[in-house]
RNA sequence: GGUCAUGUGGCGGAACUGGUAUACGCGCACGUCUCAGAAGCGUGUCUCGCAAGAGGUGGGAGUUCGACUCUCCCCAUGACCA
Repeated sequence: GGUCAUGUGGCGGAACUGGUAUACGCGCACGUCUCAGAAGCGUGUCUCGCAAGAGGUGGGAGUUCGACUCUCCCCAUGACCA
């Protein structure tokens, strides 16, 4: 230099002929239980905002009524080729 793959909450990881973003698990916080602890159980856990509400899928642009999903450019990581 070329080809290809991947990028989503703190972490892993779903969401697919384009139609409610963060299901599920882990972790964490608080509570419950216990003499105490562990385990179990319950609630909460993206961002901004007092709230109503708005924004958010590596960054930007495009197509579309509608984009994590399709197209283009860029960035990062990995694999292969040279």